Molecule: FMN riboswitch aptamer (RFN element)
Organism: Intrasporangiaceae bacterium
RNA sequence: UCACGUGCUCCGGGGUCGGUGCAAUUCCGAACCGGCGGUAACAGUCCGCGACCCGACCGCAGCCAGCGGCCGGUUGAUGAGGUGCAAGUCCUCGACCGACGGUGAAAGUCCGGAUGGUAGGCAGCACGUAU
Numbered sequence: 001u002c003a004c005g006u007g008c009u010c011c012g013g014g015g016u017c018g019g020u021g022c023a024a025u026u027c028c029g030a031a032c033c034g035g036c037g038g039u040a041a042c043a044g045u046c047c048g049c050g051a052c053c054c055g056a057c058c059g060c061a062g063c064c065a066g067c068g069g070c071c072g073g074u075u076g077a078u079g080a081g082g083u084g085c086a087a088g089u090c091c092u093c094g095a096c097c098g099a100c101g102g103u104g105a106a107a108g109u110c111c112g113g114a115u116g117g118u119a120g121g122c123a124g125c126a127c128g129u130a131u
Stems, first nucleotide, its partner, number of pairs: 001130001003129007010121002016030004031109002033098002035049004044096002053073003057069004078094005100112003
C1' cells in the first nucleotide's frame, strides 16, 4: 500500500396538519421517504442484486407442526423541455411506484415476524500473506 486471504463487527428512510366519521397516522386534501452494484455524468422509475412471497431437494426432528441449508421461480413505477463530448442518472416542470400479517375503517410512513435475514461496501477491527 484503491495488493490478496480468513474471521468478526457495522450499515434503511418516512405521518404532520386539516376534513369526514362512533371509529382512520389506513379513506379524502395537503405532507414526507427512497437499501446495494453497474452506467460515457450523480438513478426509488434504465440493467441487475437483496428483502417479502412460492416451490423442489437435503439435513435436524418426526405423528403433525416447525427450524436450518441450498437451488429455482415470482417481484412495482417516467414523461416533456434544457445543458453537455457524454445524462431514462444533472437542472426545470409534471407524473408514477412501494412485500406479508395485524388493525374499530382500506397503511411505502403505525404495530408485528425483526434484538431477525440479506445484497454490496477503496466502512472498521484482528490475524496471516505479498510488495